[in-house]
Annotation
Predicted 3D model of a 506-nucleotide part of an RNA (small-subunit ribosomal RNA, 5' domain) from an uncultured organism. The coordinates come from a structure-prediction model, not an experiment, and the mean pLDDT is 84. The RNAcentral record of the full RNA draws on ENA and SILVA. Its Rfam family is "Bacterial small subunit ribosomal RNA".
Context: one part of a larger RNA
Formats: sequence, structure tokens, C1' cells
RNA sequence: CGCUGGCGGCGUGCCUAAUACAUGCAAGUCGAGCGGACGAUUCAAAAGCUUGCUUUUGAAUCGUUAGCGGCGGACGGGUGAGUAACACGUGGGCAACCUGCCCUGUAGACGGGGAUAACACCGAGAAAUCGGUGCUAAUACCGGAUAACACGAAAGACCGCAUGGUUUUUCGUUGAAAGGCGGCGCAAGCUGUCGCUACAGGAUGGGCCCGCGGCGCAUUAGCUAGUUGGUGAGGUAACGGCUCACCAAGGCGACGAUGCGUAGCCGACCUGAGAGGGUGGUCGGCCACACUGGGACUGAGACACGGCCCAGACUCCUACGGGAGGCAGCAGUGGGGAAUAUUGCACAAUGGGGGAAACCCUGAUGCAGCGACGCCGCGUGAGCGAUGAAGUAUUUCGGUAUGUAAAGCUCUAUCAGCAGGGAAGAAAAUGACGGUACCUGACUAAGAAGCCCCGGCUAACUACGUGCCAGCAGCCGCGGUAAUACGUAGGGGGCAAGCGUUAUCC
Repeated sequence: CGCUGGCGGCGUGCCUAAUACAUGCAAGUCGAGCGGACGAUUCAAAAGCUUGCUUUUGAAUCGUUAGCGGCGGACGGGUGAGUAACACGUGGGCAACCUGCCCUGUAGACGGGGAUAACACCGAGAAAUCGGUGCUAAUACCGGAUAACACGAAAGACCGCAUGGUUUUUCGUUGAAAGGCGGCGCAAGCUGUCGCUACAGGAUGGGCCCGCGGCGCAUUAGCUAGUUGGUGAGGUAACGGCUCACCAAGGCGACGAUGCGUAGCCGACCUGAGAGGGUGGUCGGCCACACUGGGACUGAGACACGGCCCAGACUCCUACGGGAGGCAGCAGUGGGGAAUAUUGCACAAUGGGGGAAACCCUGAUGCAGCGACGCCGCGUGAGCGAUGAAGUAUUUCGGUAUGUAAAGCUCUAUCAGCAGGGAAGAAAAUGACGGUACCUGACUAAGAAGCCCCGGCUAACUACGUGCCAGCAGCCGCGGUAAUACGUAGGGGGCAAGCGUUAUCC
């Protein structure tokens, strides 16, 4: 792709344009860090009076939250463009390194200060947004004190794989949130918990270096100037031409450098008796990328898919001055293509982020939908039934085949349909799936079989039509008047909810 198509379970589903994307959702959370604002309730005071209502102010409690602040947006999810490389795999090294949250231990948390959003007012702009003035808080920010580590100097001890490492004493620079909530208390203060700081250790996660291993082309034979090494300096968490100055002239290559082409790598998967060959889709590990190219900021961690800046292409808005955007997240759309799904439900479970918690968020995930796309299981009935009925095909006209097949009789109910009950998955509550799985009952053989082939290879044969025509064909080859090879029919063989074909791998 062609014909056909009953059910279920488990998987699986853009291999092409890393093409362009409408729309919705996919990363938030904390009011027990902070000052406000708004709303509700209660109480108190004042005013107005209509004498029990309204307004204003203050306090308390509760709720909501734009902003400051903290943690998380570096995980999870996607894709395979690039990359022939320490990218990956494997085995080592770091006496050359870092590590938020978590665990253990030791010590501490003293005393101060200045701002700034929010807010108010004013202003600019079409908008996005921005500016000025004034006010205010903190677990925001900044000094001071103390202490450890580190660094420098001196002395000593122990050890090693070279450079060296560990440790003791003395002397010179640096931290904190005194915070939040709760209990006792008149208060001072004490205390519980969550936080905070320094150091040491652990765990986890990373960084760097090295040996070995895994593509094609020699119709690519020479390549290289930060190139190779040294000294010094800078930089980094850290070694290093990583970067820079100077000095030397080295370094790689037929054991394939360089160039070009191709390609993410592996666990694994397919095949094979194995050796081997092929592949890298789902799942898991690692890497790389996030419109294209470049850059840094913040941070424990990024050079950061849903952060920032610049440049470019493209799309959109505009009052033409200027702005906005990035589905290789989940759905979905156009396009490309032989070809690949729903703009679904739920946070119930598992896991993740935030929070003291309640809880909130979570297109991760759990499920459902669609597709015979794959694997597996089941069914489309079972037994008896010869007059070998009819029909059909064939015939030497006697018959033979279809064929116990049908009809008929007796049964059964798997699946589907109908009705009743109805879970586990959750631990006290909480179930999207789902009135699902499953169980029971009644009911009717009823609703459920096709596809390819029949010359040899290769299992399965006759008749008619056609007449080197029409056609078949994987190879050999069939067809020119009796074709088991073309077409149709009857019969037969194979497989079966699939069967053939095509492409591709072994």
C1' cells in the first nucleotide's frame, strides 16, 4: 500500500521541515521574614440627631494580597541540529578542586547605623514603561567587637607516590537574623520549635586529568605561530598556553597526522549454533542544544528551553517617536510527507518545589480517548446426524466431488448485548481511573472470517474462456487452439483478525 476486520490485556505512535506557529495550560510558593492597602466582625470614644441609627477616629481578631525579602525557577519535561571529541564506555588519578538543601560534632548569636520599594503628590509616553520630590519596614543592606578557618613569619613532631601532606605553639586581617511563632511571667527574663553564623567531618551531586576501546575515504601526505616547551605574571573552585609578556625552536604524522564525508555515545535491541553482522525507536545512564550567532549577570550550582543584554532573520502592535515575541514542554494548527493520536480527566497514588502546618503549584506522573502499529490471549459454537437431500462443478452419463458439510435433533454460553451486586489500589479522612475490573442471574446459535496461493523451488487440480493476444512472473520461465503457469468457476493447500505485497536488516 491492497483486500478484510469481533473482543480483551500489555506496550507503542512525526523516522520527513532543529519548518512556521493562532489559543489554553506546562513554576511557583511562603502573611509563622517586613511595612502597608483593602474587606469583614467586635469593642471604646466623639459628632450628628430622626433616641437608636449614621459618620469619623482608635484598638483587637479574621480574611485577601500588589510590593520589599527568602527558597525554588540549574530539577522535572523536550529534541538529536551540532559533535570523530576525554563527547561516550570502561578502568584509574586529584598531595590540583567545589558542593545549597540533608546528617554529625564543636563554638557562637554582642552592640549599632544609613537607606529603599510599596504608598502619597507631580510629570513624560499611544503603549510598553519611565522620571522627580517626600515618607517607611525587615530574616533586605553596611560598619564596629569577639572567635575559628585561611594567609604570612618563626620553632617543633609525624608521614609519603616527585612537586609535598597532616598537625602543635606564638604573633599580624575577617561572621551572625539580639529573627519569627508558641508557653510561663506584671516586667526583667526563662524555655520549646523553626531559622541564622563560623569551623571540622560525612553523605550526595559535580569539576579536572590520564590508560584503553568503538566510522569511511590515501582518487586526502604532509599539518602546526599560542603552534611545542621554559621563566614570570594574571585568571579559575582547581591543574594547565587557559590568557598575557619575554626566551628557545619546537610539536604531530604511514602504528595514518591534516583534510573531506558521515554520525549523538552507551546499557541494550535484531539476527546468528557461535564467532560475527546490523541498529541505537520505546525504557535507563551520559552528552549537546533551546529562532540564528555572541556575551555576561545573579547564584551553592547556569553562561540558564518557558531569565537578562547585543546583533541578525522572521511575525505582530503602533498615535511612526517606539515597542512585543520565540511549542526541539502538553494538547492543537498550517506546511512537508508513503506515514504517526485528544486543543481529554485528576493531583486519588508515586515523585518534585514552597510552607511550621493546613495547604498551594505540578501537561512530571497516574489515567482515559484515537490507530490491528506490535506482541499475547479468546471467540465466531459443541455432539449426534446418509436419503450420502437440493444446488453447484465435473463426467466415459454409470457416476464422482463439495460432504456430516447443510437441514434436522440434543446441548452449551467464552466474548459481545441486558439486569443486579461491586472492589483492591488509602495509613484515620481523601479514588481521576470508574459503577471500571470482578462476581451473579436471565436470554438467544444468536451479533462476529477473511486473505493469499495451487508448473518446479513449495503444501495444494480439474473444467471453461483466451490463442505469443489479453496477461502472469521472486528465479527458472508460461501464453502462437485441448494452458494443472493468463482470466473465471468448482475443488484443494496455507495462515488467520488478519492475509498478501513493497522497502529494509540478519